SAM riboswitch aptamer (S box leader) from a pig gut metagenome, 95 nucleotides, folded computationally. Model confidence (mean pLDDT): 82 of 100.
RNA sequence: CUUAUCAAGAGCGGUGGAGGGAUCGGCCCGAUGAAACCCGGCAACCUGCGCAGGCAAGGUGCCAAAUCCGGCGGUGACAAAGAUCGAAAGAUGAG
Numbered sequence: 001c002u003u004a005u006c007a008a009g010a011g012c013g014g015u016g017g018a019g020g021g022a023u024c025g026g027c028c029c030g031a032u033g034a035a036a037c038c039c040g041g042c043a044a045c046c047u048g049c050g051c052a053g054g055c056a057a058g059g060u061g062c063c064a065a066a067u068c069c070g071g072c073g074g075u076g077a078c079a080a081a082g083a084u085c086g087a088a089a090g091a092u093g094a095g
Base pairs, nucleotide, nucleotide: 001095002094003093004092005091006090011039013038014037015036019029020028021027023071024070025069026068040063041062042061045059046058047056048055049054067089072086073085074084075083
């Protein structure tokens, strides 16, 4: 850069000690213990097996909230709030 997906799923464990949810705004999570590491788990993509539903868990990934919500544009609305569609940005896989 191209492409697919992003409303499913996943711990009442150990170490650790104050942060975390990409960014900005919001709103949340956190000493009833954040990040990180270990263990455990999940099964979207690749892979293996199978005609298939599916199974496995090797590669990579993931395990609060829709990608937590919005941030730009369209529809609609007097406006606001709210709704909805798309884009951008981001994440992950494959190439």